[in-house]
Context: one part of a larger RNA
RNA sequence: UCAUGGCUAAGGAACUCGGCAAAAUGGCCCUGUAACUUCGGGAGAAGGGGCGCCUCGCCUGACUUCGGUUAGGCAGGCCGCAGUGAAAAGGCCCAGGCGACUGUUUAUCAAAAACACAUGGCUUUGCGAAAUCGUAAGAUGAAGUAUAAGGCCUGACACCUGCCCGGUGCCGGAAGGUUAAGGGGGGACGUUAUCGUAAGAGAAGCGUUGAACUGAAGCCCCGGUAAACGGCGGCCGUAACUAUAACGGUCCUAAGGUAGCGAAAUUCCUUGUCGGGUAAGUUCCGACCUGCACGAAUGGUGUAACGAUCUGGGCACUGUCUCAGCCAUGAGCUCG
Numbered sequence: 001u002c003a004u005g006g007c008u009a010a011g012g013a014a015c016u017c018g019g020c021a022a023a024a025u026g027g028c029c030c031u032g033u034a035a036c037u038u039c040g041g042g043a044g045a046a047g048g049g050g051c052g053c054c055u056c057g058c059c060u061g062a063c064u065u066c067g068g069u070u071a072g073g074c075a076g077g078c079c080g081c082a083g084u085g086a087a088a089a090g091g092c093c094c095a096g097g098c099g100a101c102u103g104u105u106u107a108u109c110a111a112a113a114a115c116a117c118a119u120g121g122c123u124u125u126g127c128g129a130a131a132u133c134g135u136a137a138g139a140u141g142a143a144g145u146a147u148a149a150g151g152c153c154u155g156a157c158a159c160c161u162g163c164c165c166g167g168u169g170c171c172g173g174a175a176g177g178u179u180a181a182g183g184g185g186g187g188a189c190g191u192u193a194u195c196g197u198a199a200g201a202g203a204a205g206c207g208u209u210g211a212a213c214u215g216a217a218g219c220c221c222c223g224g225u226a227a228a229c230g231g232c233g234g235c236c237g238u239a240a241c242u243a244u245a246a247c248g249g250u251c252c253u254a255a256g257g258u259a260g261c262g263a264a265a266u267u268c269c270u271u272g273u274c275g276g277g278u279a280a281g282u283u284c285c286g287a288c289c290u291g292c293a294c295g296a297a298u299g300g301u302g303u304a305a306c307g308a309u310c311u312g313g314g315c316a317c318u319g320u321c322u323c324a325g326c327c328a329u330g331a332g333c334u335c336g
Stems, first nucleotide, its partner, number of pairs: 001331008010322002014320001019317001027051005036041001038156001052078004057074007079083001091315007098307002103115002120153006131140003157302004162232003167229002169225005176220003182214002187209005194201002233251005260294001261291001272288005
């Protein structure tokens, strides 16, 4: 000097990103226990008191060989600083965010608000089911049968879940347009028996090429569908002070954000403004609404219980600190 323990005057979080760490609480009995609530909880809420030993004093229960034994209580008394005399054994409360909950996860830096979940919804599938693996046979699904199985989303519960089908997707439709191989073969070209003095013409056959026409799904087209992917405006004016605009005008759109919430896990400006808490509060809580850039199963808003979750406050407690000190053990150091 370090590590691990023990103690500490006065103060008691002034430490610090943050009460991290430590301290404190702790068992059993009695008493007592709030808001809120899904009436189960919350709850060991919180808070308060007791605990040793002695007595041939008394009471109650059980057993009894009726002599007693044992458990509990009442009364009286005794000792210490201290009686669950050592050890072992919840700290608590208030408010808020998120996630309902128990559970699961990054074996080896993340345990969470992430995943899952019961619930709700959409969608596919009629059984040799859909879906999946496999070239196939075959297998899973399932020795199941729509109260079943697969996919996707949401995520207990309560109250709800608005508008838009123009784009993309999916489903349905089949009149028209477009459209492949195939079918079809008008025509063109090559060759030459023949004709012709030559130039050239040229049947049949064979070969090359190939127009019209015909030709499915798809796409175009017509509808539906948002708990499918997604989207949900701008400018100007107007009321008996001012301010504001229930109201009017105009442009654009498929439709212009409804309920609820809102400086929020979302707010840039921003430490917004007001109130609370503090002597003093960029955090916190309650409001306001000017929502840069909330918003309804990519769910919205609440919510008892729950959480090694996150945030703010308080009580208790303390060497976290003011500000250090002492002690023990081990290591470091020296010698061997």